[in-house]
RNA sequence: AGUUACUUUCGGGGGCGGGUGAAAUUCCCGCGCCGGCGGUGAAACCCGCGGGGUGCAUAAGCCCCGGCGGCCAGCCCGCGAACCUCCGGAAAUACUCCGGAGGUUGAGCCGGUGAAGGCGCGAGCCAGCGACACCUGGCGAGCCGUAGUCCGGCGCCGACGGUGAGAGCCCGGAUGGGAGAAAGGAAUA
Numbered sequence: 001a002g003u004u005a006c007u008u009u010c011g012g013g014g015g016c017g018g019g020u021g022a023a024a025u026u027c028c029c030g031c032g033c034c035g036g037c038g039g040u041g042a043a044a045c046c047c048g049c050g051g052g053g054u055g056c057a058u059a060a061g062c063c064c065c066g067g068c069g070g071c072c073a074g075c076c077c078g079c080g081a082a083c084c085u086c087c088g089g090a091a092a093u094a095c096u097c098c099g100g101a102g103g104u105u106g107a108g109c110c111g112g113u114g115a116a117g118g119c120g121c122g123a124g125c126c127a128g129c130g131a132c133a134c135c136u137g138g139c140g141a142g143c144c145g146u147a148g149u150c151c152g153g154c155g156c157c158g159a160c161g162g163u164g165a166g167a168g169c170c171c172g173g174a175u176g177g178g179a180g181a182a183a184g185g186a187a188u189a
Base pairs, nucleotide, nucleotide: 002188003187004186006184007183008182009181010180015031016030017029018028019027032169033168034158035157036079037078038077039076046070047069048068049067050065051064052063053062054061074156075155082104083103084102085101086100087099088098089097090096108154109153110152111151112150117144118143119142124139125138126137127136128135160172161171162170
């Protein structure tokens, strides 16, 4: 470090103004805001490690690296939450709760860049070699081009229940559940 089970902690953000009206943070107008978890991920920034340079120095600081890793998506893949159905359990018919199985479950285009990758010129220079030529090796202009994630622009999406009137951004189930994250000791080969 891996695996197994366990324990602890953590684990969701966001709206105002005006209009109409008996009533709207829900409709209309204007402007605005938010984005759960894991994966993937081509740049730059930033961070860590490593290497090099500088430095009296095996010090610090600073600089460099086409070295390695991290970071990096609401609308790409999957998951969670939510809703529905069925089965089992709880003294259990119903309600309810717990567990399991199945189902449903939103939204992106355009332009740019050009890691990867592909194609290609072979002059000239350097070395082998004292010189010239050949040959061999090295250096050597460029073009095309891949983004769901990068850059820019314009868009789009958002459970259920409630409500004096229809809600991503008010209230509620929820001091719940949760994808998972971190830490810890234990067992194991």
FMN riboswitch aptamer (RFN element) from Rubrobacter sp., 189 nucleotides, folded computationally. Model confidence (mean pLDDT): 75 of 100. NCBI's taxonomy places the organism under Bacteria, Actinomycetota, Rubrobacteria, Rubrobacteraceae, Rubrobacter. It was read from a public genome assembly, where an Rfam model found it.